The RNA shown here (c-di-GMP-I riboswitch aptamer) has 87 nucleotides and comes from a bacterium.

C1' cells in the first nucleotide's frame, strides 16, 4: 500500500419510541433511548423511494390529478477518508 474479516481489543454510530423546536409536507435538529451496524464516517454523483408549498390542468364548489426547485446516505451503488487483525 492492497485485499479480506469482526474472532479479540480499544473506540464509534444510534433504529423504533418519547419530549421540545423548525418545516406546507416529506423530513430535519437537540435530549432521552438502543433495534441494529465493519464504514450505519463524509458526499445528493447515478439509480430508486418519499412529499407537493408554488405552478399547471380539470371541477360551480368541496376537491382531484400531474410535477422537485424539497427530502431520504440506517434503500442500493459510485467517489473520498478511516481503527484493529490476518494474508
Nucleotide at each position: 500500500u492492497g485485499u479480506u474479516g469482526a474472532a479479540a481489543a480499544a473506540a464509534g454510530u444510534a433504529a423504533a419510541u418519547u419530549a421540545u423546536c423548525c418545516u406546507a409536507a416529506a423530513g430535519g435538529a437537540u435530549a432521552a433511548g438502543a433495534c441494529a451496524c465493519a464504514a450505519a464516517g463524509u458526499u445528493a454523483u447515478g439509480g430508486g423511494u418519499c412529499u407537493a408549498a408554488a405552478u399547471c390542468a380539470c371541477g360551480u364548489u368541496a376537491g382531484u390529478g400531474a410535477u422537485a426547485u424539497g427530502a431520504c446516505u440506517g434503500c442500493c451503488a459510485g467517489a473520498c477518508u478511516a481503527c484493529c487483525a490476518a494474508c
It was read from a public genome assembly, where an Rfam model found it. Model confidence (mean pLDDT): 87 of 100. The model forms 95% of the base pairs in the Rfam consensus.